[in-house]
Molecule: transfer RNA
Organism: Fidelibacterota bacterium
RNA sequence: CGAAGUGUAGCACAGCCUGGUUAGCGCACGUCGUUCGGGACGACGAGGUCGGAGGUUCGAAUUCUCUCACUUCGG
Repeated sequence: CGAAGUGUAGCACAGCCUGGUUAGCGCACGUCGUUCGGGACGACGAGGUCGGAGGUUCGAAUUCUCUCACUUCGG
């Protein structure tokens, strides 16, 4: 320098292919119940606006362009 892939909650991921009504799961976290207390278990809850910017569209995590970080391959 060229090509490909990944980026979504504190952590690990799904959802993208085929755009659609409140963006989900597990662990972790908070409160409550249970217990003498803890753990385990159960109930409830908080936490995001999808790496960033722009475009297309009635509507974008999803499509297009640019860009950032990381990984792999090639030179």